[in-house]
Context: one part of a larger RNA
Molecule: small-subunit ribosomal RNA, 3' major domain
Organism: metagenome
RNA sequence: UGACGGGGGUCCGCACAAGCGGUGGAGCAUGUGGUUUAAUUCGAUGAUACGCGAGGAACCUUACCUGGGCUAGAAUGCGAGUGACGUCCCGGGAGACCGGGAUUCCCUUCGGGGCACAAAGCAAGGUGCUGCAUGGCUGUCGUCAGCUCGUGCCGCGAGGUGUUGGGUUAAGUCCCGCAACGAGCGCAACCCCUGUCCUUAGUUGCCAACCUGUCGCAAGACAGAGGGACUCUAAGGAGACUGCCGGCGUAAGCCGCGAGGAAGGUGGGGACGACGUCAAGUCAUCAUGGCCUUUAUGCCCAGGGCGACACACGUGCUACAAUGGCCGGUACAGAGGGUCGCCAAGCCGCAAGGUGGAGCCAAUCCCUUAAAGCCGGUCUCAGUUCGGAUUGGAGUCUGAAACCCGACUCCAUGAAGUUGGAAUCGCUAGUAAUCGCGCAUCAGCCAUGGCGCGGUGAAUACGUUCCCGGACCUUGUACA
Numbered sequence: 001u002g003a004c005g006g007g008g009g010u011c012c013g014c015a016c017a018a019g020c021g022g023u024g025g026a027g028c029a030u031g032u033g034g035u036u037u038a039a040u041u042c043g044a045u046g047a048u049a050c051g052c053g054a055g056g057a058a059c060c061u062u063a064c065c066u067g068g069g070c071u072a073g074a075a076u077g078c079g080a081g082u083g084a085c086g087u088c089c090c091g092g093g094a095g096a097c098c099g100g101g102a103u104u105c106c107c108u109u110c111g112g113g114g115c116a117c118a119a120a121g122c123a124a125g126g127u128g129c130u131g132c133a134u135g136g137c138u139g140u141c142g143u144c145a146g147c148u149c150g151u152g153c154c155g156c157g158a159g160g161u162g163u164u165g166g167g168u169u170a171a172g173u174c175c176c177g178c179a180a181c182g183a184g185c186g187c188a189a190c191c192c193c194u195g196u197c198c199u200u201a202g203u204u205g206c207c208a209a210c211c212u213g214u215c216g217c218a219a220g221a222c223a224g225a226g227g228g229a230c231u232c233u234a235a236g237g238a239g240a241c242u243g244c245c246g247g248c249g250u251a252a253g254c255c256g257c258g259a260g261g262a263a264g265g266u267g268g269g270g271a272c273g274a275c276g277u278c279a280a281g282u283c284a285u286c287a288u289g290g291c292c293u294u295u296a297u298g299c300c301c302a303g304g305g306c307g308a309c310a311c312a313c314g315u316g317c318u319a320c321a322a323u324g325g326c327c328g329g330u331a332c333a334g335a336g337g338g339u340c341g342c343c344a345a346g347c348c349g350c351a352a353g354g355u356g357g358a359g360c361c362a363a364u365c366c367c368u369u370a371a372a373g374c375c376g377g378u379c380u381c382a383g384u385u386c387g388g389a390u391u392g393g394a395g396u397c398u399g400a401a402a403c404c405c406g407a408c409u410c411c412a413u414g415a416a417g418u419u420g421g422a423a424u425c426g427c428u429a430g431u432a433a434u435c436g437c438g439c440a441u442c443a444g445c446c447a448u449g450g451c452g453c454g455g456u457g458a459a460u461a462c463g464u465u466c467c468c469g470g471a472c473c474u475u476g477u478a479c480a
Stems, first nucleotide, its partner, number of pairs: 001480002003477003007474007015464002019427005026318008034309002042053002064304007077122002081117003086103007105114003125293002128291003134287002136282003139278001141276001146185006152161003165176003191270004196238007206227002211224005241264001244258001245256004307446001320420001324379007336367003341360002346355003386417001391412007433456007
């Protein structure tokens, strides 16, 4: 100087408390450990691994296993030379591939050029090892308020001071004081979205008023003309600064069911992560030193495996029901996606789906009926009209191909489960809870995952003694 303390003081955080909903019990999904296996490829392992790398494992992917094959090799560059490459046929084969046959270049100034194949050779390849040789990227402490420097001053020196103190703040934020005076990286602001208003613009969006037509007894509905009012779209601007008032205070600032205002004291959310820590993670994204391998640890192919299953754990989904289940009717979003695509109306099928073909390169058309909600009916507390696992049968779709190992539909079957021990997690407001919708990946899909979007919409916070983590000052130390 740090670090640590079951030392002290001050302060903060869904840290506790107050509250709401869960996990831990059940079934299933998924990841992991273990075990098994020819292989169950590899990595990630307290917090900070375990719906993680994976934003898509039937083949491919694929790195693993078994078997069959190749050896300048699957890819790229230079390249003598060749004229093809390719396509088709026959035979063998699981295929990779091997053997045979047929067909066969383009431009030209005739010098050559383009394209393809390609011997020798130069150069390969490796998801093999080392993340404790590395770059880059990332997690965590932590969006915590800290981490430093120049000069000066103090100390023999390590170092200190500044950065401590008194207040204040979300903040090393600001004020006052002070042997310090300044400055940098962080904080905040500048950036994006959202909440209010104004201006500009008006198609594909909008339709208030006026006019016309059709229907109607009427209310009104539809269409046209037209309009820029409104909604909206998207570009610019305004607006919030403790600016004003009152109280407290030297000031910074704090308080006010004060005003005004759509919004008030950082309005809400995002992006943004200081010096560093964990020899944290990644040599399997990529790059890269060293080592290893070279008829194999490289490459091609078929099949299998990554999907196994006495068991254990994590993360989830669905439930155990009446604030509910089922049936009928009826209302209201936002954000996205679409041409190898999204697919309307109509028709067929109980349905998955099929057929059909209109429109749309999309503010135009389609995905697209949002669901919870509301109205009516039914069930009456039961392992049930709860719950849907499992299994049998019949199908649909994608795809060469659904046996291992896809999703979905219909009929039948209807398991465990009656609120879950010790323990443990999330959340402070448009949040939790609950309800549906979309997208990426993608032929299809094991998505209950991830990332977004809107609908409905709470309860509670006395307080900081205690648990956990952190910040500052101080104290002890046999630790560095």